[in-house]
RNA sequence: GGGGCGUUAGCUCAGUUGGUAGAGCAGCUGACUCUUAAUCAGCGGGUCAUAGGUUCGAGUCCUAUACGCCCUACCA
Numbered sequence: 001g002g003g004g005c006g007u008u009a010g011c012u013c014a015g016u017u018g019g020u021a022g023a024g025c026a027g028c029u030g031a032c033u034c035u036u037a038a039u040c041a042g043c044g045g046g047u048c049a050u051a052g053g054u055u056c057g058a059g060u061c062c063u064a065u066a067c068g069c070c071c072u073a074c075c076a
Base pairs, nucleotide, nucleotide: 001072002071003070004069005068006067007066010025011024012023013022019056027043028042029041030040031039049065050064051063052062053061
C1' cells in the first nucleotide's frame, strides 16, 4: 500500500426481508431474610462511531472518514 471483519445502553452482546431499538450483567427503588450479601419484583438508561446519499421509511442498503482486530504485498 491492498483486502476482510467489527463499532448498537455504564460493560458484554443480539437485532430475521428496510417497517415501534432489545437481552444479560451493572445501577436505582421496593419487598423479603438466609445480611461483606443473596433472592424476588419493578424502574431508569440509546446522536445505533462520525458525515453524507438512496428511500414513504435506514441499526439494516450505498459512499467517505475515524478507531480497533485479522490477512496479505513491498521496502529496510